[in-house]
RNA sequence: AGGGGCGUCGAUCAGUGGUAGGUCGGUUCUCUCCAAAAGAACAAACGUAGGUUCGAUUCCUACCGCCCCUG
Repeated sequence: AGGGGCGUCGAUCAGUGGUAGGUCGGUUCUCUCCAAAAGAACAAACGUAGGUUCGAUUCCUACCGCCCCUG
């Protein structure tokens, strides 16, 4: 320098154009003499900027970051 993959709650992983979810973790509550376990509720996220579209996490472009390959 060129090519490819990935980027979503604190962590990890889903989500192929129509209200963004699971598990663990966090907080609160129930239960308990206390705690643990179990159960319930709550908070928390789409890398950045544009484009397409009635509507974009999703499609397109550029950039940023990480990983891999070629030279």
Molecule: transfer RNA
Organism: Candidatus Microgenomates bacterium